RNA sequence: GGGCUUAUAGCUCAGUGGUAGAGCGCCCGCUUUGCAAGCGGGAGGCCGGGGGUUCAAAUCCCCCUAGGUCCA
Repeated sequence: GGGCUUAUAGCUCAGUGGUAGAGCGCCCGCUUUGCAAGCGGGAGGCCGGGGGUUCAAAUCCCCCUAGGUCCA
C1' cells in the first nucleotide's frame, strides 16, 4: 500500500428496508428465619463518525475512524 472482516444495552451477541431484541448483569416485588436459586415486573442503546439512495435505512451505496486477519 491492497483484499476480506468486525463496530448494536454495562458484558457476550441476534436483528439483512417498516420508528431495535435475547442471555448474563443491574433495580423493585413475591417466596425464605436469612442468603442463594426460582417466579413476576422495571430501568438502560435511536445502532463507530459523515454523506448519499428511498415515502421509510442498524440494514443498500460512498468516504472516514478503530480492532482483527491475509497478501505484498

This is a predicted structure of a 72-nucleotide RNA (transfer RNA) from a Microcaldota archaeon. Rfam family: tRNA. By type it is a transfer RNA. Rfam links the family to the GO term triplet codon-amino acid adaptor activity. The source organism's lineage runs through Archaea, Nanobdellati and Microcaldota. Model confidence (mean pLDDT): 82 of 100. The same sequence occurs in records of 2 taxa. The sequence is in RNAcentral, with records from ENA and MGnify.